[in-house]
Context: one part of a larger RNA
RNA sequence: GAGUAACGAUAAAACAGGUGAGAAACCUGUUCGCCGAAAAUCCAAGGUUUCCUGAGGAAGGGUAAUCCUCUCAGGGUAAGUCGGCCCCUAAGGCGAGGCUGAAAAGCGUAGCUGAUGGGAAACGGGUUAAUAUUCCCGUACCUCGUAUAACUGCGAUGGGGUAACGUAGAAGGGUAAUCUAUCCGGGUGAUGGAAGUCCCGGUCCAAGCAUGUAGGAGGGAGGUUUUGGCAAAUCCGGACCUCUUUAACUCCGAGACGUUAUGGGGAGUCUUCUCUACGGAGAAAACGAACUAGAUGAUCCCAGGCUACCGAGAAAAACCUCUAAGCUUCAGGUUAUACGGGACCGUACUCUAAACCAACGCAGGUGGAUGAGGAGAGAAUCCUAAGGCGCUU
Repeated sequence: GAGUAACGAUAAAACAGGUGAGAAACCUGUUCGCCGAAAAUCCAAGGUUUCCUGAGGAAGGGUAAUCCUCUCAGGGUAAGUCGGCCCCUAAGGCGAGGCUGAAAAGCGUAGCUGAUGGGAAACGGGUUAAUAUUCCCGUACCUCGUAUAACUGCGAUGGGGUAACGUAGAAGGGUAAUCUAUCCGGGUGAUGGAAGUCCCGGUCCAAGCAUGUAGGAGGGAGGUUUUGGCAAAUCCGGACCUCUUUAACUCCGAGACGUUAUGGGGAGUCUUCUCUACGGAGAAAACGAACUAGAUGAUCCCAGGCUACCGAGAAAAACCUCUAAGCUUCAGGUUAUACGGGACCGUACUCUAAACCAACGCAGGUGGAUGAGGAGAGAAUCCUAAGGCGCUU
C1' cells in the first nucleotide's frame, strides 16, 4: 500500500424466550423464504469412527461462538435366510508336460485362478441416545446330518437334457400408487348462512400356506429297431408302426379370494411424571373407532412370454436323466416323521457430499434404486406434499 480488496452462488430473514462472563449466527417457539426426477430417501465405490452421549473453548471454522464433521473422555455395528466367504464359469491372468530362446525369458495344452454374470432359503410389527430383514414378538422357509418306518437297482470326474440369453415393437391380464365417495373420530368462531353440498384427521397390514385363475409353451402317449452321442446306456438322436390331435396330457404362470390375523397397526382418549415462555411440549403405562366401494392407473409383474427383423445375439456348475467300473440286499436311493447342526467376515456413519476425487468446510466431478399432488404428452416447466434447508460475516 491499507484497516483498502476480500470473507466462495442475490434461497432471506424477523421476533420472543433460554443458556451463558459474553449471543445477528447455539437451543426452543411462532412467522417468513428456498428445493421438491431434489437441495428428499436408500445402496454400490471411496472414506475409516466422521456415528451417539457428556465435558471443553488454546488451535482448526475465511468473523463471533456458549456451537461443530474441532479437542478430551465414555459408549455404539448382534444374521442359517442381506452381502461376502462357498459351488460355477467369462474376458484376462497363471500355467504340469510341451514348443521357442545363448540366457534372462516368451508362448501355450490339460488344469487352476478370476465377477462386473449363473447358483438354497424371511416377512410384518416393536424396540435403542446410537444397530436392526441381524435384537424381541408373531408367523415361516431352505439345506445338511442322524434315527425310525415303508418302499426300492444304486452308482461318475463320463453321455444327454436343461440352465441359455440379440434388437425393435405391439396387445392383453394384473398390481403398486393416486384420487373421489363411504364410514369413523373431532371441530363448528362476535355478522347474513351453518341439524350441513361446512372444516380437520384417519379409513392400513407382509412373507408363508392353500388354491391353480387371466394367460403362455410343448403336439402328446405307447411299442419295435439301432450307421450316431470317442466305452456303455432303458437316456438323447435317427428310422418304422399304433392310438390320439377344434381336444386331452405335461410344464410354466402374475394376480385375486381364503388363511396367516381372536394378531399387529391405528386418529385419538385417559392416568402418572418431567419441563414450561401457562399457549403447550416430552416420556411412560393403559384403553383404542372406522378399517369399505368406485374411478384413474404404471417405466413394476405375468414375461426367460408374443410378433417382426438381420448384424443371428456367453460359458460352466447347480438341477433332471442315462448307464461304466463296482456293489450286492451290506452300502446306496426315494418318501414320510422326529431330533440336531448351519461356522467365519462385513453390518456404525457419510454417499450429487463440509465425511469420496479435486492442496481448502472449493459454485467442478461421482454408478444404481424409490421418486407423491395440481396443471401438463411428459421424469419438461411452474406451484406444492412428505422430507430437508436459508448456503459460517
A computed fold for a 393-nucleotide part of an RNA from Nitrospina gracilis Nb-211, annotated as large-subunit ribosomal RNA, domain III.
NCBI's taxonomy places the organism under Bacteria, Pseudomonadati, Nitrospinales, Nitrospina, Nitrospina gracilis.
Its Rfam family is "Bacterial large subunit ribosomal RNA".
The prediction has a mean pLDDT of 82.